[in-house]
C1' cells in the first nucleotide's frame, strides 16, 4: 500500500433542551369574609432549581455475542489398532487503545443523541 476484525442491547450518569406536568408572571370570566384576597381561562418567562422526556464510540453497571483452555452428557462410527463426526451443556480467561473540528439532521426543542472511531491530528 491493500484487506479482514475489534463499533451489540438493556439500565444509570455526564449532559440537553422546553411538547406535557409543576413553577414565576401578566391579563382577567366569576366568587368572597370586598380600602382588598382568591381565581376557570388565555398569553409570556428554560438567563425556572424541578417531574416528564432526549441523552454519550472515546463515562458506569449488567447481560450477551466473539475467541483460547480445560471438561461433561447423549447419539452415531469402528470393533485388532488409529483417526475421526454430530447435538446440547459447564468452568476459568482475553474482548485493549482512543486527541477530534467546523457545518448540517430528527423530534416539542436542544445536547457529549446522528451525520461520526467522520474530516482533520498524532
Nucleotide at each position: 500500500g491493500c484487506g479482514a476484525g475489534g463499533c451489540g442491547u438493556g439500565u444509570c450518569u455526564a449532559g440537553g433542551g422546553u411538547u406535557c406536568c409543576g413553577u414565576c408572571u401578566g391579563c382577567a370570566a366569576c366568587g368572597c369574609g370586598u380600602g382588598g384576597c382568591g381565581a376557570c381561562g388565555c398569553g409570556g418567562g428554560g438567563u425556572c432549581u424541578g417531574g416528564u422526556c432526549c441523552g454519550a464510540g472515546a463515562g458506569a453497571c449488567a447481560c450477551a455475542g466473539g475467541u483460547g483452555c480445560c471438561g461433561g452428557u447423549c447419539c452415531g462410527c469402528c470393533u485388532g489398532u488409529c483417526a475421526g463426526g454430530g447435538a446440547c451443556u459447564g468452568g476459568c480467561g482475553c474482548u485493549c487503545c482512543a486527541c477530534g473540528g467546523c457545518g448540517g439532521g430528527a423530534c416539542a426543542a436542544a445536547a457529549g443523541c446522528c451525520c461520526g472511531g467522520g474530516a482533520g491530528a498524532u
Molecule: Guanidine-I riboswitch aptamer
Organism: Pseudonocardiales bacterium